[in-house]
RNA sequence: CGGGGCGUGGCCUAAUGGUAAGGCACUUGGUUUGGGACCAAGGGAUUGAGAGUUCGAAUCUCUCCGCCCCGA
Numbered sequence: 001c002g003g004g005g006c007g008u009g010g011c012c013u014a015a016u017g018g019u020a021a022g023g024c025a026c027u028u029g030g031u032u033u034g035g036g037a038c039c040a041a042g043g044g045a046u047u048g049a050g051a052g053u054u055c056g057a058a059u060c061u062c063u064c065c066g067c068c069c070c071g072a
Base pairs, nucleotide, nucleotide: 001071002070003069004068005067006066007065010024011023012022013021018055026042027041028040029039030038048064049063050062051061052060
C1' cells in the first nucleotide's frame, strides 16, 4: 500500500428493514448464625463516530476510527 472480517449494557452472545433479547455479573428482598447455593424483584446499551437511502436502519450504502487475518 491492496484485499477480507469484526465492533451491540461491566463481560459473553442474539436480533431476516418494523418496540434491541438472553446468560453471567451488579442492586434490593427472602432463605441461612454468617457466607455460598437457591427463590423473587429491579437498574443498566439512542448498537465504534459521522453522513446518506427509506414511512421506518443494529441491519442497506459511503467516509472515518479501532482490532484481527491474508497478500505485497

This is a predicted structure of a 72-nucleotide RNA (transfer RNA) from a Candidatus Uhrbacteria bacterium. The organism belongs to Candidatus Uhriibacteriota, within Bacteria.